[in-house]
Molecule: transfer RNA
Organism: Candidatus Falkowbacteria bacterium
RNA sequence: GGGCUCGUAGCUCAGUUGGUAGAGCGCGGCAAUCGCAAUGCCGAGGCCAGGGGUUCGAUUCCCCUCGAGUCCA
Numbered sequence: 001g002g003g004c005u006c007g008u009a010g011c012u013c014a015g016u017u018g019g020u021a022g023a024g025c026g027c028g029g030c031a032a033u034c035g036c037a038a039u040g041c042c043g044a045g046g047c048c049a050g051g052g053g054u055u056c057g058a059u060u061c062c063c064c065u066c067g068a069g070u071c072c073a
Base pairs, nucleotide, nucleotide: 001072002071003070004069005068006067007066010025011024012023013022019056027043028042029041030040031039049065050064051063052062053061
C1' cells in the first nucleotide's frame, strides 16, 4: 500500500428483504428474608464510530474518513 470481516447501552451481542432499536450480565428502586445472596417485578441508561449522498423515510443501501482484527505484498 491492497483485499476481507467488523464498529449498536458500562460489558458481551442480536436487529431477516429501509418504517425513528432489543436481550443477557451489570446499575437503581420495590417485593420477599431477622439480614445477605439467589429469585420476582419495575425503571434508568443508546443522536447505532464520524461526515456526506440516495430516499417521503437509513442501524440497514452507496461514497469518504477514523479505529479494531485478519490475510497478501